[in-house]
The part of an RNA shown here (small-subunit ribosomal RNA, 5' domain) has 501 nucleotides and comes from an uncultured bacterium. The coordinates come from a structure-prediction model, not an experiment, and the mean pLDDT is 85. The RNAcentral record of the full RNA draws on ENA and SILVA.
Context: one part of a larger RNA
RNA sequence: GACGAACGCUGGCGGCGCGCUUAACACAUGCAAGUCGAACGUGAAGCCCGGGCUUGCCCGGGUGGAAAGUGGCGAACGGGUGAGGAACACGUGAGAAACCUGCCCUGAAGACCGGGACAACCAUUGGAAACGAUGGCUAAUACCGGAUACCUUCAUCGGAUCGCAUGAUCUGAUGAAGAAAUGGAUUCCGCUUCAGGAUGGUCUCGCGGCCUAUCAGCUUGUUGGUGGGGUAAUGGCCCACCAAGGCAUCGACGGGUAGCUGGUCUGAGAGGAUGUCCAGCCACACUGGGACUGAGAUACGGCCCAGACUCCUACGGGAGGCAGCAGCGGGGAAUCUUGCACAAUGGGCGAAAGCCUGAUGCAGCGACGCCGCGUGCGGGAUGAAGGCCUUCGGGUUGUAAACCGCUUUCAGCAGGGAAGAUAAUGACGGUACCUGCAGAAGAAGCCCCGGCCAACUACGUGCCAGCAGCCGCGGUAAUACGUAGGGGGCGAGCGUUGUCC
Numbered sequence: 001g002a003c004g005a006a007c008g009c010u011g012g013c014g015g016c017g018c019g020c021u022u023a024a025c026a027c028a029u030g031c032a033a034g035u036c037g038a039a040c041g042u043g044a045a046g047c048c049c050g051g052g053c054u055u056g057c058c059c060g061g062g063u064g065g066a067a068a069g070u071g072g073c074g075a076a077c078g079g080g081u082g083a084g085g086a087a088c089a090c091g092u093g094a095g096a097a098a099c100c101u102g103c104c105c106u107g108a109a110g111a112c113c114g115g116g117a118c119a120a121c122c123a124u125u126g127g128a129a130a131c132g133a134u135g136g137c138u139a140a141u142a143c144c145g146g147a148u149a150c151c152u153u154c155a156u157c158g159g160a161u162c163g164c165a166u167g168a169u170c171u172g173a174u175g176a177a178g179a180a181a182u183g184g185a186u187u188c189c190g191c192u193u194c195a196g197g198a199u200g201g202u203c204u205c206g207c208g209g210c211c212u213a214u215c216a217g218c219u220u221g222u223u224g225g226u227g228g229g230g231u232a233a234u235g236g237c238c239c240a241c242c243a244a245g246g247c248a249u250c251g252a253c254g255g256g257u258a259g260c261u262g263g264u265c266u267g268a269g270a271g272g273a274u275g276u277c278c279a280g281c282c283a284c285a286c287u288g289g290g291a292c293u294g295a296g297a298u299a300c301g302g303c304c305c306a307g308a309c310u311c312c313u314a315c316g317g318g319a320g321g322c323a324g325c326a327g328c329g330g331g332g333a334a335u336c337u338u339g340c341a342c343a344a345u346g347g348g349c350g351a352a353a354g355c356c357u358g359a360u361g362c363a364g365c366g367a368c369g370c371c372g373c374g375u376g377c378g379g380g381a382u383g384a385a386g387g388c389c390u391u392c393g394g395g396u397u398g399u400a401a402a403c404c405g406c407u408u409u410c411a412g413c414a415g416g417g418a419a420g421a422u423a424a425u426g427a428c429g430g431u432a433c434c435u436g437c438a439g440a441a442g443a444a445g446c447c448c449c450g451g452c453c454a455a456c457u458a459c460g461u462g463c464c465a466g467c468a469g470c471c472g473c474g475g476u477a478a479u480a481c482g483u484a485g486g487g488g489g490c491g492a493g494c495g496u497u498g499u500c501c
C1' cells in the first nucleotide's frame, strides 16, 4: 500500500459497487420453462333459444371456451457452484485432404397415389396412494407402404487438373438405394432433397504456467503393425492376430496441492502474490453407474439401476434431491429480503395479440469498500465562571464559551414533478430534480503523547496493579501502569487482528 474481511469503541446524509472465503452439510414453504387452437380430435362452467313438468330441475339446439390429451418447437440456452481434475483442462499458435451443425441466410429442384393405428373420450375394473389394467370409438403438420429423382450416396469401369503423404477437385458411362405435409391460414407460414454461407461444436499437434528424489525406475492394450468393429470423424477408442516395443535424472512413475485465463494487489521495473465481483473456457448437479430422446446432453428443476439419507403409507407399496431466487437449521470470527415488476434489455413459443421468464431491471438490509457532503460562518477580552498546573506572582483551557450579527448545504415540512418510451405501456416512484417555509436549529468520535514517532504535566500505585510492535517500563517524586488537565493524529470513522506485496 491492498482486502469479498472480522473484532472493539463510535455513527448524520447521499451516489456507485460488494456481501457464506467455513459444511460440494442437511433442507420446511413459495416461485425459478414454457408456449402454439393459424397442426389435430374432444370439449367443462357460464350465457341465449326451445321443450317438459314435480317451479327448480331435466332434455334438445346454439354460443362459449376452461381443462386434459395427440402433435410441433423449446426445455442442451439462461441461472448456480468450484467438489473433482496436474489433464490438450486452460492460455496461445497451427492443423482437420479425418468431421458434425436444429433455428437463420442464398441458390436449385420438388411435394403423386394410398393405408392402418394410438391417446384423449366411453364402458368395465385394480390400488390407501403413487399409478394402472382390459375392451371399444376417433383426428392430424403423428405413423407406415408404393411412385417419381434436378440431385445425393454406394459399387464397377474411365478421363482431366492439382497437392503437404494418406489423397483432393471437376467430369463421363452402367447399376443399386434414397424424399415430402400441398398441410394450415388467406398479408403469409410451413414440408422434402441438394449445394453454399453463417453460427455453434468436435478432434489432433507445437509451446507455456505448482511443490516434492525422504517417490528412480514405470508400462502388457502397454508401444507399433495388419485386418475388422465403432463413431459425425482420426485414433488401441474397442477386438482378433503379429512384432517387442514405449517412457524416464531435459525428472518418467508415485505422493501432495490446485479449477485455468483476461485480470487483481504490490513493485521504479524485473519480479512476487493472487484468481472475490465482471468476462471467456472447463468441470460438476445427493453419491456411483448407465443409456434413451434429440441437430445438440456434465441432460441441475428428464429416465433407469444401485447406495446413503429424509418423508408418506391402509405395511402391500410409494415420493424426494436449493452447488436456481428468497428463506430455515447447522458449522463459523463472519456474509442480506421467504420484496416489486416484466416498464426497459435479453431469451423461449406464437402469423400476431400475447403468455412465460427469481435471466434481468429495481427496491430492502449491512460504514463491507470507494467517492462526495454536512455537523455552521463572521465579530467577540473585563482574556468571565469552572477545570488543571503553579515558584501563589501567575500560566493554561481560550475567541474557546456567553453575547451580537449572518447563512440554511444535508436532514425536516409543503407545493410542483421528470428522462428512462420512436404510437400504447414505468416496477423503480410521487423517486431524482425544482420551488417555498422554519430554525444554529437534528448530526463527533476514535487512537495516541519514553525512543523509533507528531504530541507533557499533576495525582494515584509502589517489580503490585498493569503496559508492550521492538528496545523495554513499574521495587516511593513513573512524560512508558491507572485517572485527570493539556497536547498530537485521523475523522463518520478510528484502532486492533489476519493475509499478500
Stems, first nucleotide, its partner, number of pairs: 001500003005497005012373006018366002020331001025329001027327001029326003034073003039070002042067001046063008080284003090208007099201002104197007112146004121136006151178012183189002210256003217247003222244008259281004263274004286307005309320004337363001339362003345359001346357004376406004386397004410442001412437005420428001445490005450471003456485005466473002